[in-house]
RNA sequence: UGAGUCGGUCAGGCGGUCGCGUCAGGUCACCCUCGGGUGGUCCUGCCGAGGAACGUCCGGGCUCCGCAGGGCAAGGUGGUGGCCAACACCCACCCGGAGUGAUCCGCGGGACAGUGCCACAGAAAACAGACCGCCACGUCGUCCGGCCUCUGCCGGCGCGACGGGGUAAGGGUGAAACGGUGGUGUAAGAGACCACCAGCGCCCCAGGUGACUGGGGCGGCUCGGUAAACCCCACCUGGAGCAAGCUCAGACAGCAGACGUUCGAGGGCGGCCCGCCCGAGUCUGCGGGUAGGGCGCUGGAGCCGGUCAGCAAUGGCCGGCCGAGAUGGAUGACCGUCACCCCGCACCGUGGGCAACCACCGCGGGGGACAGAACCCGGCGUAUCGACCGACUCAUCCA
Numbered sequence: 001u002g003a004g005u006c007g008g009u010c011a012g013g014c015g016g017u018c019g020c021g022u023c024a025g026g027u028c029a030c031c032c033u034c035g036g037g038u039g040g041u042c043c044u045g046c047c048g049a050g051g052a053a054c055g056u057c058c059g060g061g062c063u064c065c066g067c068a069g070g071g072c073a074a075g076g077u078g079g080u081g082g083c084c085a086a087c088a089c090c091c092a093c094c095c096g097g098a099g100u101g102a103u104c105c106g107c108g109g110g111a112c113a114g115u116g117c118c119a120c121a122g123a124a125a126a127c128a129g130a131c132c133g134c135c136a137c138g139u140c141g142u143c144c145g146g147c148c149u150c151u152g153c154c155g156g157c158g159c160g161a162c163g164g165g166g167u168a169a170g171g172g173u174g175a176a177a178c179g180g181u182g183g184u185g186u187a188a189g190a191g192a193c194c195a196c197c198a199g200c201g202c203c204c205c206a207g208g209u210g211a212c213u214g215g216g217g218c219g220g221c222u223c224g225g226u227a228a229a230c231c232c233c234a235c236c237u238g239g240a241g242c243a244a245g246c247u248c249a250g251a252c253a254g255c256a257g258a259c260g261u262u263c264g265a266g267g268g269c270g271g272c273c274c275g276c277c278c279g280a281g282u283c284u285g286c287g288g289g290u291a292g293g294g295c296g297c298u299g300g301a302g303c304c305g306g307u308c309a310g311c312a313a314u315g316g317c318c319g320g321c322c323g324a325g326a327u328g329g330a331u332g333a334c335c336g337u338c339a340c341c342c343c344g345c346a347c348c349g350u351g352g353g354c355a356a357c358c359a360c361c362g363c364g365g366g367g368g369a370c371a372g373a374a375c376c377c378g379g380c381g382u383a384u385c386g387a388c389c390g391a392c393u394c395a396u397c398c399a
Base pairs, nucleotide, nucleotide: 001395002394003393004392005391006390007389008388009387010386012338013337014336015335016334017333018332020048021047023045024044025043026042027040028039029038030037031036050370054381055380057379058378059377060376061375062241063240064239065238069274070273071272072271074237075236076235077234078233079093080092081091082090094108095106096105097104098103109232110231114230115229116226117225118224131171132170133167134166135165137163138162139161140160141159142158143156144155145154146153147152179197180196181195182194183193184192198222200219201218202217203216204215205214206213207212245295246294247293248292254286255285256284257283258282259281266278267277268276302321303320304319305318306317307316308315309314340367341366342365343364344363345362349360350359351358352357
C1' cells in the first nucleotide's frame, strides 16, 4: 500500500419562527371550614419514538383460573461446561467440515431395537454380485514344425469359436460397490496368509470438571449411506393473556326445552383417563337492555461511570442519573448555517507523481436509507442511506 476477517459507536449537529402531547407552576371562575377540589383559557418551564419501534420466532416479569395430584398422549430441546429471572440466546471448550490464514459453518445422542428409502446407470446398492476380463479343462476348426505311404500322431507361454467350472485381484457403471499399500502364495486369484496403516471391539496408563485427547497391548480380519425419514434414547413442559385483570358508573324482559336436587345436573379453561373438591339449580335455543370513566400505564431482572474477580459471557462493590405514557391515538412545517455523500466546473495556489492524473483548497447543482411506541424486559430473524473506531490475517514493497 492492497485484499480480507471479527467486534463496537452514531443514525445528522447548532440557532430561530409558528404549531402539537403529558406533567409542573402561575392565572380566571365556581364549590368548600383554613388546607383543598373541579373546570376553562392564556403564559412560562422540563421532557417527548428506534437500532431495529418491524416479524410475533423464542424466553420471562406481571395478571387471572386452578388440587400446577398421578398416568397416557402431545409438544420442545439434543456435544461438554458455564452464565442468566429464563431461553433453542450468549461465552468458552471438544469433535467434524471449509479456508494459506485471521475466522466461519453444524436441527453435533442412536443405523447392532425395528420399519422405510438410495432414481438412472450398473452384473450387483446390503450379508448383493459376474458385463468386459483372467485361469485350467473338454469339443470343433485352423497356423507352424517334426514323424509317417495315406488315414493319422507328437510339439508349440500358438490362434479362434462353443460348453460347463474356478475367480472378484485388473477394467467398466455410479454420489456411493463389502478396507488401503506392499509382499507370500496360486492354474489364475482372494485377508487365504504376512508386514505396516485406517477402522471396529476389548483391556491398561497419563491428562482434563467434562465432551474428549495422547500412548501402549490383544483380536475376529472389516459388520454401506440416510434419522433436517418414521422411530428409539435422554432431559424439559399447567393454561390463557393488557382486548390479562381490578374498580366506579349505567342498564335489564322474558319465552321454550333438556337434565337434576346426595342414586349428583353442571363446574373445577390444552386433549383423554383415574383420583379429589365445589354443588342446588344448571345447560341449550330464541329474544330484549347497558357498555362511559379510572387504575393497570411507566423507578425498571433500569441506565451511566469507576473498581475488583473471571480466558470470556457475566457477576460483586462504590458513586451518579430519572430521559413519551397517548387513547380516533401527540413531536409537524419553514428558514439559516455547519457537517456528510454524489455529480460537474475550474486548475490561481499546496502536496504526490516522469507524465497523464489524483488529493486538498475554490465555485455550482443535487441528496437524506430502513422505517414510527401503545404493559414492560432479555434475545433471535429480517430491512437499511451512510460515517467512524479498534483488533487480527494474508500478499507485496521499503527501512
Predicted 3D model of a 399-nucleotide RNA (Bacterial RNase P class A) from Lapillicoccus sp. Rfam family: Bacterial RNase P class A. Rfam classes the family as a ribozyme. Its mean pLDDT, the model's own confidence on a scale to 100, is 76. The sequence was found by an Rfam model in a public genome assembly. NCBI's taxonomy places the organism under Bacteria, Actinomycetes, Micrococcales, Intrasporangiaceae, Lapillicoccus.